RNA sequence: GCCAGAAUAGCUCAGUUGGUAGAGCACUUGAUUUGUAAUCAGGCGGUCAUCGGUUCGAGUCCGAUCUCUGGCU
Numbered sequence: 001g002c003c004a005g006a007a008u009a010g011c012u013c014a015g016u017u018g019g020u021a022g023a024g025c026a027c028u029u030g031a032u033u034u035g036u037a038a039u040c041a042g043g044c045g046g047u048c049a050u051c052g053g054u055u056c057g058a059g060u061c062c063g064a065u066c067u068c069u070g071g072c073u
Stems, first nucleotide, its partner, number of pairs: 001072006010025004019056001027043005049065005
C1' cells in the first nucleotide's frame, strides 16, 4: 500500500424483509432472613464509532473518515 471483518447500556452480546432499541451480568430499591448469601418483584442505564447520502421512515441500505482485528504484498 491492497483486501476482508468488527464497532449497539459499565461488561458480554442479540436486534429477523428498513417501521417506537432488547437480553444476561453488574449497579440500585423493595420483599424474604436474627443477619449475610441465595431467591423473588421492580427500577436505573443508549448521540447504535463520527460525518454525510437515499427514504415518509435508517442500528439495519450507500459513501467517506477514525480506531481495532485478520490476511496479502

A computed fold for a 73-nucleotide RNA from a Lentisphaeria bacterium, annotated as transfer RNA. The prediction has a mean pLDDT of 80. Rfam family: tRNA. It is annotated as a transfer RNA. About the family: Transfer RNA (tRNA) molecules are approximately 80 nucleotides in length. It was read from a public genome assembly. The source organism's lineage runs through Bacteria, Pseudomonadati, Lentisphaerota and Lentisphaeria.